[in-house]
RNA sequence: CAGGUUGGCCGGGUGAUCGCGGCCAGCAGGCUGGCUGAGGAAAGUCCGCACUCCACAGAGCACGGCGCCGGCUAACGGCCGGGCGGGGUAACCCGACGGCAAGUGCAACAGAGAGGGAUAUUGCCAAAGCCAGGGCCACAUUGGCGACGAUGUGUCUCCGGCUGGCGAGGGUGAAACGGUGGUGUAAGAGACCACCGGCAGCAGCAGUAAUGUUGCUGGCCAGGCAAACCCCACCGGGAGCAAGACCAGGCAGGAUGGAAGGCUGAAUGGAAGUUCCAUUCGGCCGCGGGGCGGCUCGUUCCGCUUGACAUCCGGGUAGGUUGCUUGAGGGUGGCAGCAAUGCUACUCCCAGAUAGAUGAUCACCGGCGUCUGGAAACAGGCGUUUACAGAAUGCGGCUUACAGGCCAACCUGGCAA
RNA sequence: GCGGGUGUAGCGUAGUGGUUAACGCGUCUGGUUGUGGCCCAGAAGACCGUGGGUUCAAAUCCCACCACUCGCC
Repeated sequence: CAGGUUGGCCGGGUGAUCGCGGCCAGCAGGCUGGCUGAGGAAAGUCCGCACUCCACAGAGCACGGCGCCGGCUAACGGCCGGGCGGGGUAACCCGACGGCAAGUGCAACAGAGAGGGAUAUUGCCAAAGCCAGGGCCACAUUGGCGACGAUGUGUCUCCGGCUGGCGAGGGUGAAACGGUGGUGUAAGAGACCACCGGCAGCAGCAGUAAUGUUGCUGGCCAGGCAAACCCCACCGGGAGCAAGACCAGGCAGGAUGGAAGGCUGAAUGGAAGUUCCAUUCGGCCGCGGGGCGGCUCGUUCCGCUUGACAUCCGGGUAGGUUGCUUGAGGGUGGCAGCAAUGCUACUCCCAGAUAGAUGAUCACCGGCGUCUGGAAACAGGCGUUUACAGAAUGCGGCUUACAGGCCAACCUGGCAA
Repeated sequence: GCGGGUGUAGCGUAGUGGUUAACGCGUCUGGUUGUGGCCCAGAAGACCGUGGGUUCAAAUCCCACCACUCGCC
């Protein structure tokens, strides 16, 4: 310098004018002033939590999810580290990566045969058994003077057929039941042997583990698919801020449950003869219930059979307040750790709308594109300022979209010193 | 906010692992008719929404995305 890999970041800045939401302050009471106001994905809603209400003895079944090992975390299908497998010269990247030597199932077409210790219509064999015929040879009988012929038997060998043996070769297929060499055989074959590959079991060593490695033993080999059913291990109660709570307005109520009263003061009335009874209004204690604060107590209100309050059924409203933004929060530094992450010190407060605010214009700076001058640095002119998108209870991830630009580390190749 | 479904030829549908994706309407060509329709014969037309993966093999199974649509509060 060129090409590449990985990680991270920005995604305009300042000022003025007008406009919008929120909070605070002021008063002249609807104006003024100050502060503040979208994202890296606010998105998709694909996972996981917080929070709230409802349900709930415990265990199991069903259903759904997850799936190498260890760690991190509030949790996760996330992240980090490691193992194994695959790709790349390398940096590095990718992997739904438990189990098909538990069970069941599937494999079109082609092919002899598609999973059963399976498979024969091509092919190999003629050892064994059977059949038929031909040929050579031998013998016997017989015809002929003879050459030779006929019949029968035996044997040999070759050919043919059947039974049989075989699975090496050819061939089909995505896939055909270890490979090489030898022994063996009629031909062959893990049938047997040696080596190699692979598998299972056991043991040693290294490692927390996944796993790696070494040795011994085994049977000769156990195929593919679990994003097929399934088995194993682990996880999962339901609903969602339109959760839920309160106030106002409105409407039509009903059912069930539901506490314990005692003492005392005053007034009035009655009986009766200085006490008792009844009613009304208070006080204290007790009991039941609601709210609030704090954290086991306190306070306040309502009620005690003329019923506080709770649950359920039914009816009605579509207004306001709260939940609501201080949080698994951000920034800087230190410590522990390979890292994810955790701990800690200081510091900061950073949108809360409710049909939904966060915008527009201008100037300067910056960025980008292009043109001119110049050897270059650079100077000037013109244009443009734009991508994806946009809060709605909050948080951690994943996935997807994204104009343009910046930084760091590493790898490969070339050149120069 | 929560939860379903669908996407296959111009249109409407079938196909739920296995040959070159099937049917109806429509289109085109030829025949029939004086002409048109009906009718008869034949043909064309789809890489199954997009991109990946599993498998020997994917419209079909799995994942992500896109579009449309339905239900509930």
Description
This is a predicted complex of two RNAs, RNase P RNA and transfer RNA, with 490 nucleotides together. Rfam match: Bacterial RNase P class A. Rfam classes the family as a ribozyme. The coordinates come from a structure-prediction model, not an experiment, and the mean pLDDT is 77.